The part of an RNA shown here (small-subunit ribosomal RNA, 5' domain) has 526 nucleotides and comes from an uncultured Cryomorphaceae bacterium.
It was read from a public genome assembly.
It matches the Rfam family "Bacterial small subunit ribosomal RNA".
[in-house]
Context: one part of a larger RNA
C1' cells in the first nucleotide's frame, strides 16, 4: 500500500448491484420442501348436475341410479438415483488433464424393421369376524386389470457345433452362412392415435482402466500372505484377487514405500512487473455425505437426505405390553461464539416430475423482507452578500489577527424525501375459436386467456431550503499548531519515543488537515 464471508467502537439521508453461521457434520417445537395419473383398473366414501319414484307446503323434503362431470382410500404405472444442502470423511485414479474399452451399461428422447395369438389362478379396496392404549394389524368370503403365471409364434438377439471372408494391436475382432436350441408382449380409445414386445443404430449419462500431474514430516526405513503372478470355477453390465480351491514365491521402497499429521479436488480469488506467494465464501464441474456403524432390497439407474432391515447413543409417546423419530432442504429454535438475515410472496417467467391435455406438485427457481457486510452512483442545496458584525479563540494588546462569505439577509433551484394523478416491459406460448396447407394430425395465419414482483420501475403536476454529517488525525515517518490544566502523576504510543512547572505527543478548547454515509480499530493474508 491492496484486500477481506469479517468483527468491534462511533456515526448514519437515499438507490441500485451483489454478499450475509467461517464456530458445534451439535441438538431440534413447528409449518412447509415429491408427488402425479380416471385416456390402465375394481370402483363411488364425499361434491355438483342430471334422471326416476314417493310425500306434499306445487317448489321443496326424502329414497334411488356410476348415468355425467370428478374423485377421498384401494390395485397399477412413472417419478421419487434429479433439483436443494453440507464438507465429515479421502493424500486417492478423489480431482485436473489426454487418452484407451478389440472388457461394459444406459429408463424416459429420436430413426428404424418386425409383431401384439390362445389361455389361467391369484390378489388388495370394499365387506363380515376378531386383536390392541395406540402405532397398526390377524382371520374369513368375493372382485378387476396395461399387475402376475402358462403353452404357441421369433427375428439381424442369446447359447452350442460347423465352414468361408476380411481385418488386427497379443489376448483376437468384424462380417457372410448353416444346423440345434432358448426366450416376448397390454391393451385403452373421443376410431384418429396413444401405448406394448423384440432387435439395430443414434443421442445423452453413467461405469472401468491408464500416462503425466496434484500437502508437511526421515526427530516415520523398511513394508506386504489375497500379499505379486498363473491354471481352474464363481461373480459382474463389464476387465480384473472382485472372490475361492490349488500352485509358484513373488511385489514395493532412499527418484522416498510404510507410518504419522493436516486437507474435499479443480475452474478460479487475492496480491505481485513478473517469477512467485497465500487462499479454495459466494458462481460452475467432480467426488465425498446424510444421528453413529453394518446391509441388503426394488429398480434402466441406489447399497438410496425427506425409502427398508439389524445394531448404538439420544429425544418423545405409553393403559408399561410396547410403539415413534432423525432440518449437512426452506424459514425459524436453543446451545456455542467476537459475529451472520424472514417461522414472507409466487408459480406470472426458466427448469423439472406425472398427465393426451387441461391441469396438479415443485421452501428448484423467481422475487420481496432484514443487514453500511462489500463496490457503484446520488444527495445534505446554488449564485450573491462585508457592518468583515456579535460570541470564541490567538495576541508585550484600548488595537489587529482568526473563525470568516462563514452566518443573517436577497434572488434562484427542487435530485432525494412528502403529497396527488397515471402507469409499464418482462409473455409468449400451452389452451379455446376461426381460416389455410395438406402428409388428415401436424405445420402455419389470425383473434382471444395468462404479472408473484407491484400500482413496483418510470412518467407529469404541486410545496418548500424544505427531509439529511460524521469519524480519525496534528512530535518526525505524515497532509495539518496554538492556548490553556497537568508536572515521571494522570496518561500516550505503530516505531523511534512523550509527561520530573513554558509539553505543538497526556486531557480540554480554538483553529487546521485527511477522508466522508461512512471514518477508525483489531484479526488474517500479499
Nucleotide at each position: 500500500g491492496g484486500a477481506u464471508g469479517a468483527a468491534c467502537g462511533c456515526u448514519a439521508g437515499c438507490g441500485g448491484c451483489a454478499g450475509g453461521c467461517u464456530u458445534a457434520a451439535c441438538a431440534c417445537a413447528u409449518g412447509c420442501a415429491a408427488g402425479u395419473c380416471g385416456a390402465a383398473c375394481g370402483g363411488u366414501a364425499a361434491c355438483a348436475u342430471a334422471g326416476a319414484g314417493a310425500g306434499c307446503u306445487u317448489g321443496c323434503u326424502c329414497u334411488c341410479u356410476g348415468a355425467u362431470g370428478a374423485c377421498g382410500a384401494g390395485u397399477g404405472g412413472c417419478g421419487a438415483a434429479c433439483g436443494g444442502g453440507u464438507g465429515c470423511g479421502u493424500a486417492a485414479c478423489g480431482c485436473g488433464u489426454a487418452u484407451g474399452c478389440a472388457a461394459c451399461c444406459u429408463a424416459c428422447c429420436u430413426a428404424u424393421a418386425a409383431u401384439c395369438g390362445a389361455g389361467g389362478g391369484a390378489u388388495a379396496c370394499c365387506c363380515c369376524a376378531g386383536a390392541g392404549a395406540a402405532a397398526u394389524u390377524u382371520g374369513g368370503a368375493u372382485u378387476a386389470a396395461u399387475a402376475c403365471c402358462u403353452c404357441a409364434u421369433a427375428a439381424c438377439a442369446c447359447u452350442a457345433c460347423g465352414a468361408g471372408a476380411u481385418c488386427g494391436c497379443a489376448u483376437g475382432a468384424u462380417u457372410u452362412u448353416g444346423u440345434a436350441u432358448u426366450u416376448a408382449a397390454a391393451a385403452c380409445u373421443c376410431c384418429g392415435g396413444u401405448g406394448a414386445u423384440u432387435g439395430u443404430a443414434g443421442a445423452u449419462g453413467g461405469g472401468c482402466a491408464u500416462g503425466c500431474g496434484u500437502g508437511a514430516c526421515a526427530u516415520u526405513a523398511g513394508c506386504u500372505a489375497g500379499a505379486u503372478g498363473g491354471u481352474a470355477g464363481g461373480g459382474u453390465a463389464a476387465c480384473g484377487g472382485c472372490u475361492u480351491a490349488c500352485c509358484a514365491u513373488g511385489g514395493c521402497a532412499a527418484c522416498g514405500a510404510u507410518g504419522u499429521c493436516u486437507a474435499g479436488g479443480g475452474g478460479u480469488u487475492c496480491u505481485g512487473a513478473g517469477a512467485g506467494g497465500a487462499a479454495g465464501a459466494u458462481c460452475c464441474c467432480c467426488c465425498a455425505c446424510a444421528c453413529u456403524g453394518g446391509u441388503a432390497c426394488u429398480g434402466a439407474g441406489a447399497c438410496a437426505c425427506g425409502g427398508a432391515c439389524c445394531a448404538g447413543a439420544c429425544u418423545c409417546c405409553u393403559a408399561c405390553g410396547g410403539g415413534a423419530g432423525g432440518c449437512a432442504g426452506c424459514a425459524g429454535u436453543g446451545a456455542g461464539g467476537a459475529a451472520u438475515a424472514u417461522u414472507g410472496g409466487a408459480c406470472a417467467a426458466u427448469g423439472g416430475a406425472g398427465g393426451c391435455a387441461a391441469c396438479u406438485c415443485u421452501g428448484a427457481u423467481c422475487c420481496a423482507g432484514c443487514c453500511a457486510u462489500g463496490c457503484c452512483g446520488c444527495g445534505u442545496g446554488a449564485a450573491g452578500g462585508a457592518u468583515g458584525a456579535c460570541g470564541g479563540c490567538c495576541c508585550u494588546a484600548u488595537g489587529g489577527g482568526u473563525u470568516g462569505u462563514a452566518a443573517a439577509c436577497u434572488u434562484c433551484u427542487u435530485u432525494u424525501a412528502u403529497a396527488c394523478a397515471g402507469g409499464a416491459a418482462g409473455a409468449a406460448a400451452c389452451c379455446u375459436u376461426u381460416c389455410c396447407a395438406c402428409g388428415u394430425g401436424u405445420g402455419g395465419a389470425a383473434a382471444g386467456c395468462u404479472g408473484a414482483c407491484g400500482g413496483u420501475a418510470c412518467u407529469g403536476u404541486a410545496c418548500g431550503a424544505a427531509u439529511a454529517a460524521g469519524c480519525a488525525c496534528c512530535g518526525g515517518c505524515u497532509a495539518a499548531c496554538u492556548c490553556c490544566g497537568u508536572g515521571c502523576c494522570a496518561g500516550c504510543a505503530g516505531c523511534c519515543g512523550c509527561g520530573g512547572u513554558a509539553a505543538u505527543a497526556c486531557g480540554g478548547a480554538g483553529a487546521g488537515u485527511g477522508c466522508a454515509a461512512a471514518c477508525g480499530u483489531u484479526g488474517u493474508u500479499c